Annotation: A computed fold for an 82-nucleotide RNA from a Frankiales bacterium, annotated as c-di-GMP-I riboswitch aptamer. Its mean pLDDT, the model's own confidence on a scale to 100, is 84.

RNA sequence: ACCCGACAAAGGCACACCGUGCGCGAGCACGGGCCGCAAAGGCACGGGACUGCAGCCCAUCGCAGUCAGCCGGCCCGCCGAA
Numbered sequence: 001a002c003c004c005g006a007c008a009a010a011g012g013c014a015c016a017c018c019g020u021g022c023g024c025g026a027g028c029a030c031g032g033g034c035c036g037c038a039a040a041g042g043c044a045c046g047g048g049a050c051u052g053c054a055g056c057c058c059a060u061c062g063c064a065g066u067c068a069g070c071c072g073g074c075c076c077g078c079c080g081a082a
Base pairs, nucleotide, nucleotide: 004080005079012037013036017032018031019030020029021028022027035069041075042074043073045072046071047070048067049066050065051064052063053062
């Protein structure tokens, strides 16, 4: 350094839900909260799910979005037992 992840150490984040605000919506921000997380840090590249708008009225398909705590991938990263 890499792989790996412990009844280690120091910490970190914050599901649901609630409050306020934003958004047509999926959802997002802040505060509370704390289910969990060794990347639950970041990226919308691939897949997937969800939303909106057209079109169609048989289906297929299109455009614009959302979700990183759905999966994969990429980048950065604390500690150091087996």